Description
RNAcentral holds the full RNA, with entries from ENA. This is a predicted structure of a 675-nucleotide part of an RNA (large-subunit ribosomal RNA, domain II) from Pedinellales sp. It matches the Rfam family "Bacterial large subunit ribosomal RNA". Taxonomically the source falls in Pedinellales (Eukaryota, Sar, Ochrophyta, Dictyochophyceae).
Context: one part of a larger RNA
RNA sequence: GCUAGUGAGUUUUUUAAGAUGGCGAGCUUAAAUUAUUCUGUGGAAGCGUAGAGAAAUCAAAUACUAACAAUGUUUUUCAGUCAUUUUAAUAAGACCCGAAACUGAGUGAUCUAACCAUGAACAGGUUGAAAAUAAUUUAGUAAUAAAUGUUGGAGGACCGAACUCGUGUAUGUGGAAAAAUACUGAGAUGAUUUGUGGUUAGGAGUGAAAGGCUAAUCAAACUCAGAGAUAGCUGGUUUUCUGCGAAAUCUAUUUAAGUAGAGCGUUUUUUUUUAUUUGUUGUGGUAGAGCUCUCGAUAAGCUAGGGGGUUUUAAAAAUUUACCAAACUUAAUGAAACUACGAAUACGACAAACAAAAUUAAAGCAGACAGAUAUUAGGUGCUAAGAUCUUUUAUCAAAAGGGAAACAACCCUCAUUACUCGUUAAGGUCUUAAAUAAUUUUUAAGUGAAAAAUAUGAUAAUUAAACUAUGACAAUCAUUUGGUAGGCUUGGAAGCAGCCAUCCUUUAAAGAUAGCGUAAUAGCUCAUGAAUCUAGUUUUCUUAUGUUGAUGAUGUAUAGAGACUCAAAAAAUUAACCGAAGUGGUAAAUCAAAACGAUGGUAGCAGAACGUUCUGUAUUUUAGCGAAGAAAAGCUGUAAAGUUUUUUGAAGAAAUCAGAAGUGAAUAUACUAGC
Numbered sequence: 001g002c003u004a005g006u007g008a009g010u011u012u013u014u015u016a017a018g019a020u021g022g023c024g025a026g027c028u029u030a031a032a033u034u035a036u037u038c039u040g041u042g043g044a045a046g047c048g049u050a051g052a053g054a055a056a057u058c059a060a061a062u063a064c065u066a067a068c069a070a071u072g073u074u075u076u077u078c079a080g081u082c083a084u085u086u087u088a089a090u091a092a093g094a095c096c097c098g099a100a101a102c103u104g105a106g107u108g109a110u111c112u113a114a115c116c117a118u119g120a121a122c123a124g125g126u127u128g129a130a131a132a133u134a135a136u137u138u139a140g141u142a143a144u145a146a147a148u149g150u151u152g153g154a155g156g157a158c159c160g161a162a163c164u165c166g167u168g169u170a171u172g173u174g175g176a177a178a179a180a181u182a183c184u185g186a187g188a189u190g191a192u193u194u195g196u197g198g199u200u201a202g203g204a205g206u207g208a209a210a211g212g213c214u215a216a217u218c219a220a221a222c223u224c225a226g227a228g229a230u231a232g233c234u235g236g237u238u239u240u241c242u243g244c245g246a247a248a249u250c251u252a253u254u255u256a257a258g259u260a261g262a263g264c265g266u267u268u269u270u271u272u273u274u275a276u277u278u279g280u281u282g283u284g285g286u287a288g289a290g291c292u293c294u295c296g297a298u299a300a301g302c303u304a305g306g307g308g309g310u311u312u313u314a315a316a317a318a319u320u321u322a323c324c325a326a327a328c329u330u331a332a333u334g335a336a337a338c339u340a341c342g343a344a345u346a347c348g349a350c351a352a353a354c355a356a357a358a359u360u361a362a363a364g365c366a367g368a369c370a371g372a373u374a375u376u377a378g379g380u381g382c383u384a385a386g387a388u389c390u391u392u393u394a395u396c397a398a399a400a401g402g403g404a405a406a407c408a409a410c411c412c413u414c415a416u417u418a419c420u421c422g423u424u425a426a427g428g429u430c431u432u433a434a435a436u437a438a439u440u441u442u443u444a445a446g447u448g449a450a451a452a453a454u455a456u457g458a459u460a461a462u463u464a465a466a467c468u469a470u471g472a473c474a475a476u477c478a479u480u481u482g483g484u485a486g487g488c489u490u491g492g493a494a495g496c497a498g499c500c501a502u503c504c505u506u507u508a509a510a511g512a513u514a515g516c517g518u519a520a521u522a523g524c525u526c527a528u529g530a531a532u533c534u535a536g537u538u539u540u541c542u543u544a545u546g547u548u549g550a551u552g553a554u555g556u557a558u559a560g561a562g563a564c565u566c567a568a569a570a571a572a573u574u575a576a577c578c579g580a581a582g583u584g585g586u587a588a589a590u591c592a593a594a595a596c597g598a599u600g601g602u603a604g605c606a607g608a609a610c611g612u613u614c615u616g617u618a619u620u621u622u623a624g625c626g627a628a629g630a631a632a633a634g635c636u637g638u639a640a641a642g643u644u645u646u647u648u649g650a651a652g653a654a655a656u657c658a659g660a661a662g663u664g665a666a667u668a669u670a671c672u673a674g675c
Base pairs, nucleotide, nucleotide: 001675002674003673004672005671006670011092012091014089015088016087017086018085019084020083021082022081023080026047027046028045032041033040051058052057061073062072063071095236096235098233102226103225104224105223106222107221113200114199115198116197117196118195119194120193121192122190124159125158126157127155131151132150133149135148136147137146138145139144163187164186165185168183169182170181171180202218204214205213206212239609240608241607242606243605244604249262250261251260252259253258264367265365266364267363268362269361272358276353277352278351279350280349281348282347288341289339290338294335295334296333298331299330300329301328303325305324306323307321308320309319310318311317371396372395373394374393377390378389379388380387401412402411403410416588417587418586419585422583423582427578428577429576430562431561432560436575437574438573439572440571441570442569448564455547456546458545459544460543461542464539465538466537467536475532476531482504483503486500487499488498511526514525515524516523589599590598591597610664612661613660614659615658616657620654621653622652629648630647631646632645633644634643635642636641
């Protein structure tokens, strides 16, 4: 993992409500006893028929009181009680499985920690401490000291086996092994290693101390018991069909994963309006607007005050102005916590229309109080977030179907069942892939099929001007003078470094010069006019479509792909078609009984059924002329299921109507067994 079996709302107490039944102003027994499945006795007691008061007590009233007032409660209307059953609560393990832990009593030191007693073990090699010295030398008067030599054999000394340990690496990692193997390492006469026996224990031991070790278990061992500890947490919770169908909000909470009351669901009874639209009529201070008020901010004017000067002075005072400037005036402004204004929506009341649903009250039972996205108006944030918090609507949640390639929350639309090339929505009609044609334009960028400021001598349409056969715009051909090198400046300044002026002349036309150039001249163009040529040219307003800007990491990768260019792109228009579980048609089911009504559905509420075991029915029916069970096939029913036949099987089985439950498995990393 698979298969089979086992596997979870039960039982009792008390209370409440509903249903059914008995009796009824009454209802009923409990213990006990008798009988022995069953009956009888038993009236103690309980509930109800009357309440008020703390109570005595009184009583349709009573309490308070001086009171006959007032007030509180109660009375008139008025049915209860017992049994069975369902649901909920209550006390119990209380739907089932699941902790880590806590407490008590015991068992453990054959592992391991420390200690005690008694034994055992340590190849070989090296170093050479203290100490000794009747030897030699030196020093010393000497004792003696030092050196050398000769002895000596110390050490938590050195190298290195056994032994003990476990440094690094590799292998191994369901291993050969629940800690090893190989190589490499550390200690190896010591705080050494080790055998045997013994002592110390669970909030306790032992610990050269790592929270280590205390039998593969240790920040409190193991075993049994309390015990089914508790779990607001996770998982699971077994047949069918039918009706309705939520919430993820408010308030409170040692509350935030829970719970309670309200809101929202359902069931039963009940009440009388209710929803939508239109009209009439109200409420308000939002959007906007505005600047009267409040706060902020700008300019000018006027003018207190301040600052800087001047005169004078003891001080005061006077006078003046590069400056700052309250208040006031004028102009023009910003505002969630400004308002002399002020909508639309929304909300309230009334009336009518339309639809047939909505609403009130009481009672039983809930679930839910982790919401998500899109849209409206906003806050926080960076006008960041698939962010977060309010608000409006919708969808998902609990909603399948069609579209958006795929895609809970977007668009269309909401599935009782079956059938159909009926007809449509969103969205589409070249192929994938059901369905298309036409008319007039635009686009050349594969724009379409991702983005801004910007740039654009890309293009189309459009508006308004100007020039133009007295020849435009462009092109080509030649020309573009003289006074004069204007004056000044300057080393030089001649159209062209700079300053001033910027006239005249010849002309068809030609600036005291627009640019390049020279040291300065020179030189080359331009403006300007002529000729040739020939028909439109130049500028501008607006709109539309392109291009640029445009850059990323596995591979096109921002139309789903192929592919598409008078289109299969874009704009405008026309007429078709396809397209859903929508809607229409045919047939059927259930609820309703009027329909041209209804029937998606999670949590959940309510209802109706199927099947299993046992009991009565049953001294009945059925069965060796073959029961139950097993296997297969057929038929029936909306489903749970039922039934027939055949084979097998070998001895019991059971309709109907009732009753009682150890009553239904696919899921719990469920349990047991098999594979």